[in-house]
This record gives sequence, C1' cells and structure tokens, in this order.
RNA sequence: GGGGGCGUAGCUCAGGUGGCAGAGCAGGAGCCUUUUAAGCUCUUGGCCGCAGGUUCGAGUCCUGCCGCCCUCACCA
Repeated sequence: GGGGGCGUAGCUCAGGUGGCAGAGCAGGAGCCUUUUAAGCUCUUGGCCGCAGGUUCGAGUCCUGCCGCCCUCACCA
C1' cells in the first nucleotide's frame, strides 16, 4: 500500500425487510438478613465512532474520514 470485518449505556452484546434505542452485568435507592454475601423490587445511564448524502423518516442504505482486528503484498 491492496482486500475484508468491526465501532450501539461504564463493561459484554442484541437490535428481520428503514418506522418510539434494548438486555445482562455494573452503579444508585429500598426490602430481607444479627452483619456481610446471596436473593428480591425499583431506578440512573446513549450526540448509535466523526462528518456529509438519500429519504416523509436512518443504529440500519450510500460517500469520505478516524480507530481497532484479520489477511495479502512490498521492504534485505
């Protein structure tokens, strides 16, 4: 340098054919318990990597860029 994949909550990840952004864990509050742990209930948390485009409508489609991973090539 070429090709491919991925980027969504603090973490790990869902999100059919475009139509109200979710789960588990974690965090906070409470219940229970002599206490801790465990368990149970409620709850906080998102510019969906960035910038544009298409569309009535984009996490989803298109373009460019950034980051990470895989692979091929170059480099003696």